[in-house]
RNA sequence: GUGGCUAUAGCUCAAAGGUAGAGCGCUUGAUUGUGGCUCAAGAGGUUGUGGGUUCGAGCCCCACUAGCCACCCCA
Numbered sequence: 001g002u003g004g005c006u007a008u009a010g011c012u013c014a015a016a017g018g019u020a021g022a023g024c025g026c027u028u029g030a031u032u033g034u035g036g037c038u039c040a041a042g043a044g045g046u047u048g049u050g051g052g053u054u055c056g057a058g059c060c061c062c063a064c065u066a067g068c069c070a071c072c073c074c075a
Base pairs, nucleotide, nucleotide: 001071002070003069004068005067006066007065010024011023012022013021018055026042027041028040029039030038048064049063050062051061052060
C1' cells in the first nucleotide's frame, strides 16, 4: 500500500429500519451475629468520529479514526 473483520453500559455481548437491552459488576434495601448466598429496587449509553439517504438509522450509503487478520512491496 491492497482486501477483509471489529467498534453499543465498567466488562462480555444482544437488538426485523419503528420506545436502546441482557448477564456479570456497581449502589441501596430485605434476609444473616458479620460476610457470602438469595430476593427486591435503582443508577449507569454522544451506539468510535463526521456527513448522507429516510417520516424514522445501532442497523442502509460515503469518508475518516483505532484495533485485529491476510496479502503485496522494500531491506